Model confidence (mean pLDDT): 82 of 100. Predicted 3D model of a 493-nucleotide part of an RNA (small-subunit ribosomal RNA, 3' major domain) from a bacterium.

Context: one part of a larger RNA
RNA sequence: UGACGGGGACCCGCACAAGCGGUGGAGUAUGUGGUUUAAUUCGAGGCAACGCGAAGAACCUUACCUGGGCUUGACAUGCUGGUAGUACUGAGCCGAAAGGCGAGGGAUCUCACUUCGGUGAGAAGCCAGCACAGGUGCUGCAUGGCUGUCGUCAGCUCGUGCCGUGAGGUGUUAGGUUAAGUCCUGCAACGAGCGCAACCCCUGCCCUUAGUUGCCAUCUUGUUCCAUUGGGAAUGAGGGCACUCUAAGGGGACUGCCUCGGUUAACGGGGAGGAAGGUGGGGAUGACGUCAAGUCAUCAUGGCCUUUAUGCCCAGGGCUACACACGUACUACAGUGCCUGUUACAAUGGGGAGCGAGGCCGUGAGGCUGAGCAAAUCCCAGCAAAGACAGGCAUGGUUCGGAUUGUGGGCUGCAAUUCGCCCACAUGAAGCCGGAAUCGCUAGUAAUCGCAGAUCAGCAUGCUGCGGUGAAUACGUUCUCGGGUCUUGUACA
Numbered sequence: 001u002g003a004c005g006g007g008g009a010c011c012c013g014c015a016c017a018a019g020c021g022g023u024g025g026a027g028u029a030u031g032u033g034g035u036u037u038a039a040u041u042c043g044a045g046g047c048a049a050c051g052c053g054a055a056g057a058a059c060c061u062u063a064c065c066u067g068g069g070c071u072u073g074a075c076a077u078g079c080u081g082g083u084a085g086u087a088c089u090g091a092g093c094c095g096a097a098a099g100g101c102g103a104g105g106g107a108u109c110u111c112a113c114u115u116c117g118g119u120g121a122g123a124a125g126c127c128a129g130c131a132c133a134g135g136u137g138c139u140g141c142a143u144g145g146c147u148g149u150c151g152u153c154a155g156c157u158c159g160u161g162c163c164g165u166g167a168g169g170u171g172u173u174a175g176g177u178u179a180a181g182u183c184c185u186g187c188a189a190c191g192a193g194c195g196c197a198a199c200c201c202c203u204g205c206c207c208u209u210a211g212u213u214g215c216c217a218u219c220u221u222g223u224u225c226c227a228u229u230g231g232g233a234a235u236g237a238g239g240g241c242a243c244u245c246u247a248a249g250g251g252g253a254c255u256g257c258c259u260c261g262g263u264u265a266a267c268g269g270g271g272a273g274g275a276a277g278g279u280g281g282g283g284a285u286g287a288c289g290u291c292a293a294g295u296c297a298u299c300a301u302g303g304c305c306u307u308u309a310u311g312c313c314c315a316g317g318g319c320u321a322c323a324c325a326c327g328u329a330c331u332a333c334a335g336u337g338c339c340u341g342u343u344a345c346a347a348u349g350g351g352g353a354g355c356g357a358g359g360c361c362g363u364g365a366g367g368c369u370g371a372g373c374a375a376a377u378c379c380c381a382g383c384a385a386a387g388a389c390a391g392g393c394a395u396g397g398u399u400c401g402g403a404u405u406g407u408g409g410g411c412u413g414c415a416a417u418u419c420g421c422c423c424a425c426a427u428g429a430a431g432c433c434g435g436a437a438u439c440g441c442u443a444g445u446a447a448u449c450g451c452a453g454a455u456c457a458g459c460a461u462g463c464u465g466c467g468g469u470g471a472a473u474a475c476g477u478u479c480u481c482g483g484g485u486c487u488u489g490u491a492c493a
Base pairs, nucleotide, nucleotide: 001493002492003490004489005488007487008486009485010484011483012482013481015477016476019441020440021439022438023437026331027330028329029328030327031326032325033324034322035321042053043052064317065316066315067314068313069312070311073132077131078130079129080128081127082126083125088105089104092101093100094099108123109122110121111120112119113118134306135305137304138303139302143300144299145295146294147293148291150289155194156193157192158191159190160189161170162169163168174185175184176183200283201282202281203280205251206250207249208248209247210246211245214241215240216239219238220237221236222235223234224233225232226231254277257271258270259269260268261267333434337393338392339391340390341389342388343387349380350379351378354373355372358369359368360367361366400431405426406425407424408423409422410421411420447469448468449467450466451465452464453463
């Protein structure tokens, strides 16, 4: 100087407390351990591995296993030699394919010479050989790059000066204050840098510009329905850009104003105005460093190893096994519920080997046909679901719950047996709210409800987004966990 303490002081955080909902019990999905296996490829391992790499393992992927095959190789560059019936193509044969054999057909370009028939040299391709290729083989404790984590915590340093023999200190401590080493005051310090904040994006209010594919208040008008008394409703055309919206540019919030407290300060409490108030809400943004943290399997790369194999191709299998254990989810155990019918309101997105309206067929999954749309126009999708209205069910393992299994069907795909998803009928398991323990969340949040997208032929309870409905509680900081500043002890570095 650090680190540590079952030392102290102060402070903060869904850290506790106060609440709400879960996990731990059941069934299933998924990942992991273990076991099994010819193989069940590899990595990730407290927080910070375990719905993680994988935003999608039937073949492929694929790295694993078994078997079959190839050896300058699936791919790159160079060198030497050869090669017109050459390259290329290829009936047929062996074979699971890869691969092997192979009748027949059969070329191209450049230069020189040329009797215009060709000849010679070279290129491309091919063959043989040599250098080499190749390796998801090892080492993340040889590395780059990237990433996680402490932590969006408020810290980490430097120049000069001063102090100290020196390590080093000071500044950065102190008194206040802040979300903040934020700011103020003081001070042997004065300044500065990386961080904080701001600048960036989305969202909340207003204005301007613009008006189709968006919008429809006023005006004109057509059609249909109800009333039929001059009217009302729905929809279309004209017309318009008021409004909504879209998307570009501006404005707006700064403790600016008032008041009280405070050291006349920073700042704090309250108030006005305002769409918004003291960082308005959210995002992006991650200092010096820590964990020899993670990754040699994204990629790159040193060293080592391999070279008729640890490389390459192919078929089939495996990654999907199953006594069991753990993590993460989904669905439930019901009446604030379930079922049936009717009815209302979104936002984000995606669409050409695509989205597919409408019509017809089918109980349905879906099928046939096919308008429109490279999309503010058409479609997914009249998009929603929870919700509302009406009816049924009455406490029962049930009209709860849906696992499992049987049969029949649909779709994708060369192919659903190992091993896909969906539909119909039948079947109708466990489960009656979960021990010790443990997790998330402070507001448009939790909880709950559906929708979209990436990946993708097909496959989503996962992931990433989107909107709908929409709470409860926070006295407080004694305790638990983590962190910050100062201080103290130390036989630790």
Its Rfam family is "Bacterial small subunit ribosomal RNA". Its family is annotated with structural constituent of ribosome and ribosome in the Gene Ontology.
RNAcentral holds the full RNA, with entries from ENA.